[in-house]
A computed fold for a 72-nucleotide RNA from a Candidatus Norongarragalinales archaeon, annotated as transfer RNA. It matches the Rfam family "tRNA". The family's RNA type in Rfam is transfer RNA. The source organism's lineage runs through Archaea, Nanobdellati, Microcaldota, Candidatus Micrarchaeia and Candidatus Norongarragalinales.

RNA sequence: GGGCCCUUAGAUCAACGGUAGAUCGCCGCUAUGGCAUAGCGGAGGCUGCGGGUUCAAAUCCCGCAGGGUCCA
Numbered sequence: 001g002g003g004c005c006c007u008u009a010g011a012u013c014a015a016c017g018g019u020a021g022a023u024c025g026c027c028g029c030u031a032u033g034g035c036a037u038a039g040c041g042g043a044g045g046c047u048g049c050g051g052g053u054u055c056a057a058a059u060c061c062c063g064c065a066g067g068g069u070c071c072a
Stems, first nucleotide, its partner, number of pairs: 001071007010024004018055001026042005048064005
């Protein structure tokens, strides 16, 4: 320098172009003398950044940044 893949909640990951979810973690309530466990409920995202296409974009297109991998 070139090819390919990845970037979404605190963590790990989902999501036919049509209201962004799950598990763990965190907070609260119930149950216990208490802890753990369990049940119920809740908070937490403008989907890496900037543009474009579209009635509508996490999703399609372009550029940039970061990470991984292969080639030179």

RNAcentral holds the sequence, with entries from ENA.